[in-house]
RNA sequence: ACAAGAUAAAGCCAAACCCACCGCAAGAUGGGGACGGAAAGCCACGGGUCUCUCAGGGGCGAUAGCCACGGACCUACGGGAGAAAGCCGAGUUGCCUUG
Numbered sequence: 001a002c003a004a005g006a007u008a009a010a011g012c013c014a015a016a017c018c019c020a021c022c023g024c025a026a027g028a029u030g031g032g033g034a035c036g037g038a039a040a041g042c043c044a045c046g047g048g049u050c051u052c053u054c055a056g057g058g059g060c061g062a063u064a065g066c067c068a069c070g071g072a073c074c075u076a077c078g079g080g081a082g083a084a085a086g087c088c089g090a091g092u093u094g095c096c097u098u099g
Base pairs, nucleotide, nucleotide: 002099003098004097005096012037013036017032018031019030020029022027035086041092042091045089046088047087049083050082051081052080053079054078056074057073058067059066060065
């Protein structure tokens, strides 16, 4: 330098959940807490996931009409703005041991 991740040692990170606080939300931050992790370090390039927003859309009835008209609900293979990334791939940095 390259490759591998089984053992050992020193360590590291922190799921769910709870509390505080911020945000329309996804979620972020701090504390507690450990499901797990050989990169569960960094990044957000590709795929996938999540949130908000934009068109549109009410029910009954053959028709006429009647009821409803709530910042309520449904919908968007598209557009815009965000989120996480411990889903997969890519880029990049790194401990130890073995070869």
Predicted 3D model of a 99-nucleotide RNA (c-di-GMP-I riboswitch aptamer) from a Desulfobacteraceae bacterium. NCBI's taxonomy places the organism under Bacteria, Pseudomonadati, Thermodesulfobacteriota, Desulfobacteria, Desulfobacteraceae. The model forms 94% of the base pairs in the Rfam consensus. The prediction has a mean pLDDT of 78. It matches the Rfam family "c-di-GMP-I riboswitch aptamer". Rfam links the family to the GO term cyclic-di-GMP binding.